[in-house]
RNA sequence: CGGGAUAUAGUGCAACGGCAGCACGCUUGCUUUGGGAGCAAGUAAUCCCAGUUCGAAUCUGGGUAUCCCGA
Numbered sequence: 001c002g003g004g005a006u007a008u009a010g011u012g013c014a015a016c017g018g019c020a021g022c023a024c025g026c027u028u029g030c031u032u033u034g035g036g037a038g039c040a041a042g043u044a045a046u047c048c049c050a051g052u053u054c055g056a057a058u059c060u061g062g063g064u065a066u067c068c069c070g071a
Stems, first nucleotide, its partner, number of pairs: 001070007010024004018054001025043006047063005
């Protein structure tokens, strides 16, 4: 320098262009003599900037970061 992949909650992952979910975690309550386990409720996220579209996590362009391949 060229090509490709990835970027979503505190962590690990899902998500036909149509309400962004799951597990673990965290908070509160119940339960317990206490802790743990269990139950109930809650908490919190789409890397950035534009474009297309009635509607974008998803499609397109540019950028950033990480990884892989080639030179």
Transfer RNA from a Candidatus Moraniibacteriota bacterium, 71 nucleotides, folded computationally. Rfam family: tRNA. Rfam classes the family as a transfer RNA. Its family is annotated with triplet codon-amino acid adaptor activity in the Gene Ontology. The sequence was found in a public genome assembly. The source organism's lineage runs through Bacteria, Bacteria candidate phyla and Candidatus Moraniibacteriota. The coordinates come from a structure-prediction model, not an experiment, and the mean pLDDT is 81.